A computed fold for a 121-nucleotide RNA from uncultured Dysosmobacter sp., annotated as FMN riboswitch aptamer (RFN element).
NCBI's taxonomy places the organism under Bacteria, Clostridia, Eubacteriales, Oscillospiraceae, Dysosmobacter.
The RNAcentral record of the sequence draws on MGnify.
């Protein structure tokens, strides 16, 4: 290194307003992958989105790539080393839908996908 095959995202439970909210408020919950002292916030990466270019197709448009966009943490403590541990107080969270505005409902998705594990030459 090439094929192949199987994995691969969680969370509204309680109260309050209201005609009407798992969408508003109050309090609770959850944290993809690879790297590094063990991390949603440190690097890097994948989903979402917007674009170019190749091939296919009469078109819509499929499919390959490739380029952009891509939210959020201190502070003490311990160590030889932690924005990863312990303590403590914050944050953050695509896109379309909804009688009302959604990290948690529904949808697109019985999809893709970083990437894991094993076959196999």
């Nucleotide at each position: 290194u090439g094929u192949c095959u199987u994995c691969a995202g969680g969370g509204c439970g309680g109260g309050g307003u209201g005609c009407a909210a798992u969408u508003c408020c109050c309090c609770a919950c959850u944290g993809g992958c690879g790297g590094u002292a063990c991390a949603g916030u440190c690097c890097g990466c994948g989903a979402c989105c917007g674009g170019g270019a190749g091939c296919c197709g009469u078109a819509u448009g499929g499919u390959u790539u490739c380029c952009g966009c891509u939210g959020a943490c201190c502070c003490g403590g311990u160590g030889g080393a932690a924005c990863u541990c312990c303590g403590g107080g914050a944050c953050c969270a695509a896109c379309a839908g909804u009688g009302a505005c959604a990290g948690u409902c529904u949808g697109g998705a019985u999809g893709g996908a970083a990437g894991a594990a094993g076959a196999u030459a």